Predicted 3D model of a 426-nucleotide RNA (Bacterial RNase P class A) from Erythrobacter sp. The gene name in the source record is rnpB. The prediction has a mean pLDDT of 78. RNAcentral holds the sequence, with entries from ENA. Rfam family: Bacterial RNase P class A. The family's RNA type in Rfam is ribozyme.
[in-house]
RNA sequence: UCAGGGGGCUGGGCAGCUGCGUUGUCGCAAGACACCGAGGAAAGUCCGGGCUCCACUAAGCAAGGGUGGCGGGUAACGCCCGCCCGGUGAGGAGUUCGCUCCGAAACCGAGGGAAAGUGCCACAGAGAGUAUACCGCCGAUGGAGGCCCUGUGAAUACGGGACACCUCACAGGCAAGGGUGAAAGGGUGCGGCAAGAGCGCACCGGGGCGCUGGCAACAGAGCCCGCAUGGCAAACCCCACCUGGAGCAAGGCCAAAUAGGGGUCUCGCGUUUGAAAAAGCAGGAGCGCUUCGCUCUGAGAGACCCGGGUUGGCUGCUUGAGCCUUGGAGCAAUCCAAGGCCUAGAUGAAUGGCUGCCGCCGUGAUGCUGGUUCGCAAGAAUACCGAUCGCUGGCACAGAACCCGGCUUACAGGCCCCCUGAUAUU
Numbered sequence: 001u002c003a004g005g006g007g008g009c010u011g012g013g014c015a016g017c018u019g020c021g022u023u024g025u026c027g028c029a030a031g032a033c034a035c036c037g038a039g040g041a042a043a044g045u046c047c048g049g050g051c052u053c054c055a056c057u058a059a060g061c062a063a064g065g066g067u068g069g070c071g072g073g074u075a076a077c078g079c080c081c082g083c084c085c086g087g088u089g090a091g092g093a094g095u096u097c098g099c100u101c102c103g104a105a106a107c108c109g110a111g112g113g114a115a116a117g118u119g120c121c122a123c124a125g126a127g128a129g130u131a132u133a134c135c136g137c138c139g140a141u142g143g144a145g146g147c148c149c150u151g152u153g154a155a156u157a158c159g160g161g162a163c164a165c166c167u168c169a170c171a172g173g174c175a176a177g178g179g180u181g182a183a184a185g186g187g188u189g190c191g192g193c194a195a196g197a198g199c200g201c202a203c204c205g206g207g208g209c210g211c212u213g214g215c216a217a218c219a220g221a222g223c224c225c226g227c228a229u230g231g232c233a234a235a236c237c238c239c240a241c242c243u244g245g246a247g248c249a250a251g252g253c254c255a256a257a258u259a260g261g262g263g264u265c266u267c268g269c270g271u272u273u274g275a276a277a278a279a280g281c282a283g284g285a286g287c288g289c290u291u292c293g294c295u296c297u298g299a300g301a302g303a304c305c306c307g308g309g310u311u312g313g314c315u316g317c318u319u320g321a322g323c324c325u326u327g328g329a330g331c332a333a334u335c336c337a338a339g340g341c342c343u344a345g346a347u348g349a350a351u352g353g354c355u356g357c358c359g360c361c362g363u364g365a366u367g368c369u370g371g372u373u374c375g376c377a378a379g380a381a382u383a384c385c386g387a388u389c390g391c392u393g394g395c396a397c398a399g400a401a402c403c404c405g406g407c408u409u410a411c412a413g414g415c416c417c418c419c420u421g422a423u424a425u426u
Stems, first nucleotide, its partner, number of pairs: 001422010012358007020037002023034004039397001043408002046406005051247004058291004064243005069083005084111001085109004091102004112238002117236002119232003134178002136174003141171002143168004148161004186204006205227001206225004211220003251315004261306007270281004283297004322341008359395003362391005368386001370385001371382004
């Protein structure tokens, strides 16, 4: 310098005038002063939690749902980090120019199981799973004919023989080549064969065995086996692990008001002590089921429908699995220690408006003692960088509402850092 990639920060600055919200101080009040006042995504509502209620426990089972290579991190996760495997990959090597092999950083992966079962593979094609012969190839073997020999006076007729050679391709052999297709019963090469075929062999691929390394996923080398059994589970399913539901419009409190309203249905209304009140038992209700425990009830419990009142205020509500700095452990995610900081809590919903200067982007002009290019020089050129002047050109995505950890999506522009490869110089 070129090529291929990854990440971080920021996304306007200053000043003046004026306008808002919480909290605090002063003030009788009006008000004054001070501190603070939207985001990296606040978006999506896709995950995981904190917290609240159902609901007073524990154990087991089920249904539904979720995740899916190995190991680690975390409060947890479908997230993050590292590693393994597969694919992509700038480029490189070989080449019969069809293609084949290798492959950096980085990126992607819905990455367990197809021999537990069921199901699907349209159309095309001969044939799509324990599935085949359309076009073709063969001519060994059987067959037909030619050539050859021979019988009949002759013959294109008939009969017999010989089968070396030739032709056909009926019987037969083949699944290598071609076609169809997303996919056709491993791939390349050599041998063999009538022609072929793992038929045999070499290498690759596949399966089995154990050895070495690694926590493991897995990797490497070795030995044995010609080795039939495709693909799809982002199809149902199987395996392993995890898992209650609803949600701040959760929930709690205060005030106020109304109609202690009306109707239907189901189960039950038993028993002991006691003068009674009361206490206990059976039974009933409370979670999808069972058991244990607990609570309520023990004469009531539960379900449904119609109708009326309340729509006000306070709280929840911001000190957090919080942030920053330094040191240590770790490849890293992250963890530990010390010190420091407090940074919105609104409630129809605050943080704005105007002006000036600057900044950035875009665009036009000017060769301007810059730079650059041409030229021996004088000088010339201006596409690029810089500079100066102008523009009634522009300044991204986008607004908290209980809080936090993630993922995904959107983002004009500016600055910075890192990784890999190639080339050149020192």